[in-house]
RNA sequence: UUAGUAUAAGGGCAAACCUAAUGAAAGUUAGGGACGCAAAGCUAGAGGGGCUAAGGAUAAUAAAUCUAGGCCAGCCAGUUGCCGGU
Numbered sequence: 001u002u003a004g005u006a007u008a009a010g011g012g013c014a015a016a017c018c019u020a021a022u023g024a025a026a027g028u029u030a031g032g033g034a035c036g037c038a039a040a041g042c043u044a045g046a047g048g049g050g051c052u053a054a055g056g057a058u059a060a061u062a063a064a065u066c067u068a069g070g071c072c073a074g075c076c077a078g079u080u081g082c083c084g085g086u
Stems, first nucleotide, its partner, number of pairs: 012037002017032006035074001041079003047076002049072003055067004
């Protein structure tokens, strides 16, 4: 100097739940709150998977079924990134 790397250090995010707002809903945003996370950063017409169905279609006098460029990345995945003992 380069590569790999445990533990630390400095920190980061923030589940459920509650309150308010928003949305047809799924969900999202803000505040409180911490279950956890080495990517719980980013990416949803790069990919898979999942949720909802306002509108539309089918149906018949009616429930229901289908439909996503609407939503979820804290489901998989792609991609970027902090520190560095022996």
This is a predicted structure of an 86-nucleotide RNA (c-di-GMP-I riboswitch aptamer) from Sediminibacillus albus. Model confidence (mean pLDDT): 82 of 100. It was read from a public genome assembly, where an Rfam model found it.